[in-house]
Context: one part of a larger RNA
RNA sequence: GAGUAACGAUAAUGCGGGUGAAAAACCCGCACGCCGAAAACCCAAGGUUUCCUGCGCAACGCUAAUCGGCGCAGGGUUAGUCGGCCCCUAAGGCGAGACCGAAAGGUGUAGUCGAUGGGAAGCAGGUCAACAUUCCUGCACCGUUUGUUACUGCGAUGAGGGGACGGAGAAGGCUAGGUCAGCCGGGUGUUGGUUAUCUCGGUUUAAGCGUGUAGGGAGUGUUCUUAGGCAAAUCCGGGAACACAAUUUCGAGACGCGAUGACGAGCCCCUUUGUUGGGGCGAAGUGAUUUAUGCCAUGCUUCCAGGAAAAGCCUCUAAGCUUCAGGUAACAGAUGACCGUACCCCAAACCGACACAGGUGGGUGAGGAGAGAAUCCUAAGGCGCUU
Numbered sequence: 001g002a003g004u005a006a007c008g009a010u011a012a013u014g015c016g017g018g019u020g021a022a023a024a025a026c027c028c029g030c031a032c033g034c035c036g037a038a039a040a041c042c043c044a045a046g047g048u049u050u051c052c053u054g055c056g057c058a059a060c061g062c063u064a065a066u067c068g069g070c071g072c073a074g075g076g077u078u079a080g081u082c083g084g085c086c087c088c089u090a091a092g093g094c095g096a097g098a099c100c101g102a103a104a105g106g107u108g109u110a111g112u113c114g115a116u117g118g119g120a121a122g123c124a125g126g127u128c129a130a131c132a133u134u135c136c137u138g139c140a141c142c143g144u145u146u147g148u149u150a151c152u153g154c155g156a157u158g159a160g161g162g163g164a165c166g167g168a169g170a171a172g173g174c175u176a177g178g179u180c181a182g183c184c185g186g187g188u189g190u191u192g193g194u195u196a197u198c199u200c201g202g203u204u205u206a207a208g209c210g211u212g213u214a215g216g217g218a219g220u221g222u223u224c225u226u227a228g229g230c231a232a233a234u235c236c237g238g239g240a241a242c243a244c245a246a247u248u249u250c251g252a253g254a255c256g257c258g259a260u261g262a263c264g265a266g267c268c269c270c271u272u273u274g275u276u277g278g279g280g281c282g283a284a285g286u287g288a289u290u291u292a293u294g295c296c297a298u299g300c301u302u303c304c305a306g307g308a309a310a311a312g313c314c315u316c317u318a319a320g321c322u323u324c325a326g327g328u329a330a331c332a333g334a335u336g337a338c339c340g341u342a343c344c345c346c347a348a349a350c351c352g353a354c355a356c357a358g359g360u361g362g363g364u365g366a367g368g369a370g371a372g373a374a375u376c377c378u379a380a381g382g383c384g385c386u387u
Stems, first nucleotide, its partner, number of pairs: 013031006032384004040364004046344002050342001051075006060068002080141002082340003086119003092113003098107003122139005142336011153321002158316004166303004172296003177290005182203006204262002208257003215250004219244008228236002263285001266281005304307001350359002366378004
């Protein structure tokens, strides 16, 4: 220079009370304002205790601070079903032998890894200061194993089926959600009116089990035969005969049970500085309408560029075993390890040297107006961006 620039989005604050040495900023309350396909909620990645509580204010916080993602201490993450691990494979990696190469090493068969994909099973309510599909309550489901009973050709690293898949378009049937009415409970106003055709609030309930619908797909069954499926096959494939005109399979939703339960506005009792905490009782809980980008649906139609693999699963036999063992069904008992789980997650906690107007994948995403997830105003919820 200079007590100058700046104090990081112009979404906005004001008042009362509390605490305190001290309050524009902390806590409580009342108003006001801002976002609302987000500035709300839930995950993945990443972070790694930042979560909750108590005690602090040197430093950190662009000011103050009684406050904090700060300091100190204590506490907090509970799983057969969520995700991983596990079984399976893709791109790709590694790679016994092998081939190549002065060496180092490169390629690559069998194989072995490798999810961003395939594979068993859980919902509703309650609860802590902090976790919950994990704890508790209620009601479920799956796998493995043991036993009992009944019936019985079982058996794979082999064979076949299946798993199993593209883009676009259209129509149908539904549901979530929304809206309105009805129903239930409360209120009746210090001001012109407000017992009314008024007003405020509520009207919620899952998985699973049963039933097998709208609709979609496939002709189905029996017998005989067979140069194929690297051996075999009763399975698959090829061929033939007969019977049936239906049969079978997939399949949302609705309905019933689940639920004489839970939740529920409000009311009552105790308690508290404080509707602060605890306990109890508990009304109505229906119908119409609208309607998805969700479900039926990996469906249907259509197009050419012709749209993963493998295992689990089902069937078949080989060796073998056939008084055993094994298989199927029902019932009963046992069992289900390990790892993650706090918190942030369009952000003050991640990536940007910062509490940085930048960047960051997925899901949910209400109302009025509207074609709309645009835009404006709002709900739930969250904030007023630390001078």
The part of an RNA shown here (large-subunit ribosomal RNA, domain III) has 387 nucleotides and comes from a Candidatus Rariloculaceae bacterium. The organism belongs to Candidatus Rariloculaceae, within Bacteria. The coordinates come from a structure-prediction model, not an experiment, and the mean pLDDT is 82. Its Rfam family is "Bacterial large subunit ribosomal RNA". Gene Ontology terms of the family: structural constituent of ribosome and ribosome.